[in-house]
Context: one part of a larger RNA
RNA sequence: ACCGGCGAGUUAUAGGUAUGCAGCGAGGUUAAGCGAAAGCGGAGCCGAAGCGAAAGCGAGUCUAAAGAGGGCGAUAAGUUGCAUACCAUAGACCCGAAACCGUGCGACCUACCCAUGAUCAGGGUGAAGCCGGAGUAAGAUCUGGUGGAGGCCCGAACCACGUUGGCGUUGAAAAGCCAUGGGAUGAAUUGUGGGUAGCGGAGAAAUUCCAAUCGAGCUCGGAGAUAGCUGGUUCUCCUCGAAAUAGCUUUAGGGCUAGCCUCAGGUGAAGAGCAAUGGAGGUAGAGCACUGAAUGGGCUAGGGGCCAGGAAGGUUACCGAACCCUAUCAAACUCCGAAUGCCAUUGAAGCAAAUACCUGGGAGUCAGACUGCGAGUGAUAAGGCCCGUAGUCAAAAGGGAAACAGCCCAGACCGACAGCUAAGGUCCCAAAGAGCAAGUUAAGUGGGAAAGGAAGUAGGAUUUCCAAGACAACCAGGAUGUUGGCUUAGAAGCAGCCACACAUUCAAAGAGUGCGUAACAGCUCACUGGUCGAGAGAUCCCGCGCCGAAAAUAAACGGGGCUCAAACAUGCCACCGAAGCUUCGGAUCGAGAGAUGGUAGAGGAGCGUACUGUCGAGGCAGAAGGUCAAGCGGAAGCGAGGCUGGACGAGACAGUAGAGAGAAUGCCGGU
Numbered sequence: 001a002c003c004g005g006c007g008a009g010u011u012a013u014a015g016g017u018a019u020g021c022a023g024c025g026a027g028g029u030u031a032a033g034c035g036a037a038a039g040c041g042g043a044g045c046c047g048a049a050g051c052g053a054a055a056g057c058g059a060g061u062c063u064a065a066a067g068a069g070g071g072c073g074a075u076a077a078g079u080u081g082c083a084u085a086c087c088a089u090a091g092a093c094c095c096g097a098a099a100c101c102g103u104g105c106g107a108c109c110u111a112c113c114c115a116u117g118a119u120c121a122g123g124g125u126g127a128a129g130c131c132g133g134a135g136u137a138a139g140a141u142c143u144g145g146u147g148g149a150g151g152c153c154c155g156a157a158c159c160a161c162g163u164u165g166g167c168g169u170u171g172a173a174a175a176g177c178c179a180u181g182g183g184a185u186g187a188a189u190u191g192u193g194g195g196u197a198g199c200g201g202a203g204a205a206a207u208u209c210c211a212a213u214c215g216a217g218c219u220c221g222g223a224g225a226u227a228g229c230u231g232g233u234u235c236u237c238c239u240c241g242a243a244a245u246a247g248c249u250u251u252a253g254g255g256c257u258a259g260c261c262u263c264a265g266g267u268g269a270a271g272a273g274c275a276a277u278g279g280a281g282g283u284a285g286a287g288c289a290c291u292g293a294a295u296g297g298g299c300u301a302g303g304g305g306c307c308a309g310g311a312a313g314g315u316u317a318c319c320g321a322a323c324c325c326u327a328u329c330a331a332a333c334u335c336c337g338a339a340u341g342c343c344a345u346u347g348a349a350g351c352a353a354a355u356a357c358c359u360g361g362g363a364g365u366c367a368g369a370c371u372g373c374g375a376g377u378g379a380u381a382a383g384g385c386c387c388g389u390a391g392u393c394a395a396a397a398g399g400g401a402a403a404c405a406g407c408c409c410a411g412a413c414c415g416a417c418a419g420c421u422a423a424g425g426u427c428c429c430a431a432a433g434a435g436c437a438a439g440u441u442a443a444g445u446g447g448g449a450a451a452g453g454a455a456g457u458a459g460g461a462u463u464u465c466c467a468a469g470a471c472a473a474c475c476a477g478g479a480u481g482u483u484g485g486c487u488u489a490g491a492a493g494c495a496g497c498c499a500c501a502c503a504u505u506c507a508a509a510g511a512g513u514g515c516g517u518a519a520c521a522g523c524u525c526a527c528u529g530g531u532c533g534a535g536a537g538a539u540c541c542c543g544c545g546c547c548g549a550a551a552a553u554a555a556a557c558g559g560g561g562c563u564c565a566a567a568c569a570u571g572c573c574a575c576c577g578a579a580g581c582u583u584c585g586g587a588u589c590g591a592g593a594g595a596u597g598g599u600a601g602a603g604g605a606g607c608g609u610a611c612u613g614u615c616g617a618g619g620c621a622g623a624a625g626g627u628c629a630a631g632c633g634g635a636a637g638c639g640a641g642g643c644u645g646g647a648c649g650a651g652a653c654a655g656u657a658g659a660g661a662g663a664a665u666g667c668c669g670g671u
Base pairs, nucleotide, nucleotide: 001671002670003669004668005667006666011090012089013088015087016086017085018084019083020082021081022080023079024078027046028045029044033040034039050057051056060072061071062070063069093232094231096229100222101221102220104218105217111196112195113194114193115192116191117190118189119188120186122154123153124152125150129146130145131144132143133142134141158183159182161181164179165178166177167176198214200210201209202208207216235606236605237604238603239602240601245258246257247256248255249254259365260364261362262361263360264359265358266357267356270355274347275346276345277344278343279342285336286334287333291330292329293328296325297324298323302319303318304316305315306314307313368393369392370391371390372389373388374387376385377384398409399408400407413586414585415584416583418582419581420580424576425575426574427560428559429558433573435572436571437570439568440566446562452547453546456544457543459541460540461539462538463537464536465535473531474530475529476528477527479504480503481502484498485497486496510525514523515522587596588595589594607660609657610656611655612654613653614652615651618648625644626643627642628641631638632637
């Protein structure tokens, strides 16, 4: 890993509530016990009357002064058994803790201790003391020898450490091996016997050790501890079908109640949508009348400056409220003010077993997700957070969007080699138009992007110049006072400053447009003439395109490929295209019309297993079981017949349950 078997809502209670069936019925029923049984047993319980704290009264009663009012009652039959559902109490659907408590067992491992034994090759160093000598007044001291100290040194056995590296890592080994280091007369190592025990012991102290177990050993028991947590929970079909919200919660991944679902009974149109009418209300918008904000202007009080000065005062190209004018802004502004929505009344039409409401039984849900629209929050960020509203997903398959829960179309009872459409498409992949008409784009734009930029190109508007010759190009001129004045080393059109910048000659020519020089010079422009001969310039609006544009596959059309097979406003016709609609056949429900996607969940109907009761075929001419299997049924399933097997037993109707396996890192066995 696979196969087989086992494996989870059970049982108890004179329990509770509801429903169904049955008995009896103003009654119903027994419990323990007795009895062979029938039965006896009426204790007790529920009901038939309530109200009051009670005395008590009673279809009433309590309150009260009350005959008032008000509260609770009266005007609806119960009870017992069985069955089913749910609940309560019990382990209560099953498996699962870490832990807690109690009784014992452990110091053969290991820690420390006690008693008694054992062990430590060899080599080195050379303390004290002692002896001799020197030395001294005597000493001290020095020196030679002797001596043999030390948690001394080197290093085997021995120990196994706090060395380092490698190997090993399903190991040779649940801690080792190899190499290299450490200690090795000591706080050394070690044998044997003994001691200390878990609310404890031991500890040169590390939460370290107490038998491969230690922040509290192991064993058995309390015990099926508890687990608002995770996992698992076994046959079929049919009907309906949620929620992820509110309130409360030591509550937040749990609950209770409500909401939403289902089933039964009841009411009987009370419901939804639509139309008309009537309402409440301050949003969008708008506005500035209030409250505030805010721009410019006017005006004044006031302030500053100046004059004057004892004071009052005067004055001012300064500042400057309130107020006024003008143009504005606001979720917490409103003189105004919608559309929707909401509430109500009336009306019409149609399926009246629909919808709605009431009563009762059973739930599940309380993590929601995205999209559009309206807000908040955030950064007018987020596949963000948080509300409202609608949709889809959740619990929805099918078609489209290349792929793609939440987008678009559309809601799958079953079958069909029939038809029509939706979204979306129609060159090939790939079903259907290389469709038609007139324009656009040249960028592969299409097929990713901003501010900003540009004689891209199409269309439109306004305006200026132009056969008295425009625009462009070419030829020629572009002068004089004068080097204007100032400044400056210089400043001559062209560093800078000044000026209404003049005047002359002219066809025209600035006290100069740019380049240039140290300053001049030089080139050029404005301006003018000529050549040429027809349009030229400026501004604005708008369609489509261009640049802006750097990232990891070619990789920003699904691909091929496309200049339309692109885009736009279209206009037109055709076709394809889904589980939509239609047609034909079939199933279930429903009187019919019609209905039949579905998770949690509610309800209904069945299949199958074991045993029991009653009935009851069949069977050694072959039962059950095994295996192959025609065929049958809407499913669970049923099953003739053959082979095997070798003695029981199908089937019907009831009853009772250890009653259905694929999942639980399930359990046991096999391979």
Molecule: large-subunit ribosomal RNA, domain II
Organism: Bacteroidota bacterium